[in-house]
Context: one part of a larger RNA
RNA sequence: UGACGGGGACCCGCACAAGCGGUGGAUGAUGUGGUUUAAUUCGAUGCAACGCGAAAAACCUUACCUACCCUUGACAUGUCUGGAAUUCCGCAGAGAUGUGGAAGUGCUCGAAAGAGAGCCAGAACACAAGUGCUGCAUGGCCGUCGUCAGCUCGUGUCGUGAGAUGUUGGGUUAAGUCCCGCAACGAGCGCAACCCUUGUCAUUAGUUGCUACGAAAGGGCACUCUAAUGACACUGCCGGUGAUAAGCCGGAGGAAGGUGGGGAUGACGUCAAGUCAUCACGGCCCUUACGCCUGGGGCUACACACGUACUACAAUGGCCGGUACAAAGGGCAGCAAUACCGCGAGGUGGAGCCAAUCCCAAAAAGCCGGUCUCAGUUCGGAUUGGAGUCUGCAACUCGACUCCAUGAAGUCGGAAUCGCUAGUAAUCGCGCAUCAGCUACGGCGCGGUGAAUACGUUCCCGGGCCUUGUACA
Numbered sequence: 001u002g003a004c005g006g007g008g009a010c011c012c013g014c015a016c017a018a019g020c021g022g023u024g025g026a027u028g029a030u031g032u033g034g035u036u037u038a039a040u041u042c043g044a045u046g047c048a049a050c051g052c053g054a055a056a057a058a059c060c061u062u063a064c065c066u067a068c069c070c071u072u073g074a075c076a077u078g079u080c081u082g083g084a085a086u087u088c089c090g091c092a093g094a095g096a097u098g099u100g101g102a103a104g105u106g107c108u109c110g111a112a113a114g115a116g117a118g119c120c121a122g123a124a125c126a127c128a129a130g131u132g133c134u135g136c137a138u139g140g141c142c143g144u145c146g147u148c149a150g151c152u153c154g155u156g157u158c159g160u161g162a163g164a165u166g167u168u169g170g171g172u173u174a175a176g177u178c179c180c181g182c183a184a185c186g187a188g189c190g191c192a193a194c195c196c197u198u199g200u201c202a203u204u205a206g207u208u209g210c211u212a213c214g215a216a217a218g219g220g221c222a223c224u225c226u227a228a229u230g231a232c233a234c235u236g237c238c239g240g241u242g243a244u245a246a247g248c249c250g251g252a253g254g255a256a257g258g259u260g261g262g263g264a265u266g267a268c269g270u271c272a273a274g275u276c277a278u279c280a281c282g283g284c285c286c287u288u289a290c291g292c293c294u295g296g297g298g299c300u301a302c303a304c305a306c307g308u309a310c311u312a313c314a315a316u317g318g319c320c321g322g323u324a325c326a327a328a329g330g331g332c333a334g335c336a337a338u339a340c341c342g343c344g345a346g347g348u349g350g351a352g353c354c355a356a357u358c359c360c361a362a363a364a365a366g367c368c369g370g371u372c373u374c375a376g377u378u379c380g381g382a383u384u385g386g387a388g389u390c391u392g393c394a395a396c397u398c399g400a401c402u403c404c405a406u407g408a409a410g411u412c413g414g415a416a417u418c419g420c421u422a423g424u425a426a427u428c429g430c431g432c433a434u435c436a437g438c439u440a441c442g443g444c445g446c447g448g449u450g451a452a453u454a455c456g457u458u459c460c461c462g463g464g465c466c467u468u469g470u471a472c473a
Base pairs, nucleotide, nucleotide: 001473002472003470004469005468007467008466010464011463012462013461015457016456019420020419021418022417023416026311029308030307031306032305033304034302035301042053043052064297065296066295067294070291073127077126078125079123080122081121082120083119086103087102088101089100090099091098092097107116108115109114130285132284133283134282138280139279140275141274143271145269150189151188152187153186154185155184156165157164158163169180170179171178195263196262197261198260200231201230202229203228204227205226206225209221210220211219213218234257237251238250239249240248241247313413317372318371319370320369321368322367323366329360330359331358334353335352339348340347341346379410384405385404386403387402388401389400390399426449427448428447429446430445431444432443
């Protein structure tokens, strides 16, 4: 100087408390451990691994296993030789591949011979290839403490020195924010602001949007909206308080008030944190194999254990009928309306739309009416049998969905434990990425309905600052 303390003082945070809803019990889903396996590829492991890399494992992916093949190789550059490239048809084979046949002679230079570019095949060698090892050799990227308020420097001063001072102190703030004081005076990276979005208004613009006119055509751009510019909020004003300061409390005006709400933004550093399997790269290793091709299998196994989320256990509910209101997205190898067929998944068909125009598209909770009457039920939907639909070369291992039948566990969950302070929690649907299809109940967004509680800081956890002790560095 730090770090640590079941030392002290002060202060913060859904940290506790006050509340609301969960997890832990059940079924299935998903990830992990373990076990099993020819293989169940690899990585991630307290917080900060475990619906994580993976925004899609039937083949492919795929790195694993097994079997069959190849050895200048699936890919790159260089040398030589031959041939247009290419297309089609057989045979063998699980395919990769092997083997046979047919068609075909292009482009540039040149009179021709020939040469060249591109592509294909072959030969030999330099080499290729490696998701092989080392994240404790590395770059890059990223998690975490933590959006915590800190981390430093120059000059000066003090100290033999390590260092100190500044950065401590009195107030104040979300903040090392600002004010005052002070052997310090200044400065940098952080904080804040500048950026995006949302809330109000104005101006400009007005089709595909809107509609005070109209049946429509048309007219119009007031309103809604769209999207560009600008305005607005600054403790600016008033009162109180405070050191006359910074500020704090209350009020006015205002769409909004003291950072208005949300986002992006992550200082010096810590964890030899994570990643050699995104990529790059040092070293090491492999080179008829640890490389490469193909068929099949596996990553989907299952006594069990854990994490995460789904659906429930019902009447604030289930079922049936009627009826209302979104936002944000996506669409050409695409989205697909009206119509018809089917109980349905879906099929036939194809208007319109490269989309403020057309389509996906039905929003659902809600509201109105009816029924069920507390039961393992008209709750719950696992499991299983049968019949089908769709995608795809192909649904056996191993897809989703539909219909009929079947109807399991489950009656609110021990110890323990998680989230959340407002348009939040809770609850209700909608969309998108990935994608042929789908294991999505996941992820990322969007809107609808819409609470309760916070006395307070003693305690638990984490953090900041000052101080004190220390046999620690």

Predicted 3D model of a 473-nucleotide part of an RNA (small-subunit ribosomal RNA, 3' major domain) from a metagenome. Model confidence (mean pLDDT): 83 of 100. It matches the Rfam family "Bacterial small subunit ribosomal RNA". RNAcentral holds the full RNA, with entries from SILVA.